Molecule: FMN riboswitch aptamer (RFN element)
Organism: Desulfonispora thiosulfatigenes DSM 11270
RNA sequence: UAAUUUCUUCGGGGUAAGGUGAGAAAGUUUAAACUUUCAAUUCCUAACCGGCGGUUAUAGCCCGCGAGCCUUAUGGCAGGAACUGGUGAAAUUCCAGUGCCGACAGUAAAGUCUGGAUGAGAGAAGAAAAAA
Repeated sequence: UAAUUUCUUCGGGGUAAGGUGAGAAAGUUUAAACUUUCAAUUCCUAACCGGCGGUUAUAGCCCGCGAGCCUUAUGGCAGGAACUGGUGAAAUUCCAGUGCCGACAGUAAAGUCUGGAUGAGAGAAGAAAAAA
């Protein structure tokens, strides 16, 4: 110097907006029906959010990983999205513009609510030992 081993800590954000009204409750009524109230962060409009590593230069949408399911484990299965112009030696990463995407279960159809989850986790930082 540090292959490797062990341990500690850390390790995900976002609707208190407007509209509609599936449905529910109460009242009147023989009934049909009518009236009132409640009712979607899921629908429509608008708003908002972006884990980790890598990449000549900073990335939700370039390449991978994690998060879900199966498995003792290795591992396997499932799993989304970007273009145009500009600057530059170099950017699908910056600047300008216009777009797009978002596990599973529940529930009025959910990236934002509730739940598995005081969980797990890619990985980050630190400490100790240490082959050679």